This is a predicted structure of a 77-nucleotide RNA (transfer RNA) from Selenomonadaceae bacterium UBA3796.
């Protein structure tokens, strides 16, 4: 310093040949049950889709920049 992958709910992820209200497991939380507490059922609530631009009638998905993580390569008097 150059090229690759990744970034999406507290966590760990899928969706990504654009499509209309972005999902799933666990965890939170409220009820159920139960003498309690766990387990179990059943429901709620959580999202600038890393940040900004732009292209589209529409962008998590594409196109440039930039921030952060991680691989290789490069350079290292």
């Nucleotide at each position: 310093g150059c090229g690759g992958u990744u970034g999406u709910a507290g966590c760990u992820c899928a969706g990504c040949a654009g499509g209309a209200u972005a999902g799933a497991g666990c965890a939170a939380c409220u009820g159920c049950c139960u003498c309690c507490u766990a387990a179990g059922c059943a429901g709620u609530a959580g999202g600038u889709c890393g940040g900004g631009c732009g292209u589209u009638c529409g962008a998590a998905u594409c196109g440039c920049c930039c921030c952060a993580a991680u691989c290789g390569c490069a350079c290292c008097a």
Lineage of the source: Bacteria > Bacillota > Negativicutes > Selenomonadales > Selenomonadaceae. The prediction has a mean pLDDT of 80. It was read from a public genome assembly. Rfam family: tRNA. Rfam's curators write: Transfer RNA (tRNA) molecules are approximately 80 nucleotides in length.